[in-house]
Molecule: transfer RNA
Organism: Anguilla luzonensis
RNA sequence: GCCCUAGUAGCUUAAUAGCUAAAGCAUCGGUUUUGUAAUCCGAAGAUUGAAGAUUAAAGUUCUUCCUAGCGCU
Numbered sequence: 001g002c003c004c005u006a007g008u009a010g011c012u013u014a015a016u017a018g019c020u021a022a023a024g025c026a027u028c029g030g031u032u033u034u035g036u037a038a039u040c041c042g043a044a045g046a047u048u049g050a051a052g053a054u055u056a057a058a059g060u061u062c063u064u065c066c067u068a069g070c071g072c073u
Base pairs, nucleotide, nucleotide: 001072002071004069005068006067007066010025011024012023013022027043028042029041030040049065050064051063052062053061
């Protein structure tokens, strides 16, 4: 230098072919217990790596960058 893959909540992962982003763990509040943990209930937490384009509508399609990783030279 080139090719490929990945980037979504604090962490790990979903979201089929474009139609209001979901769950587990963690956190907080409650329940329960003599107390802690566990159980159960609830809440908060994401402008989906960045900027543009297309579209009535983009996590998803297109372009250019950034980061990480495999490979080739």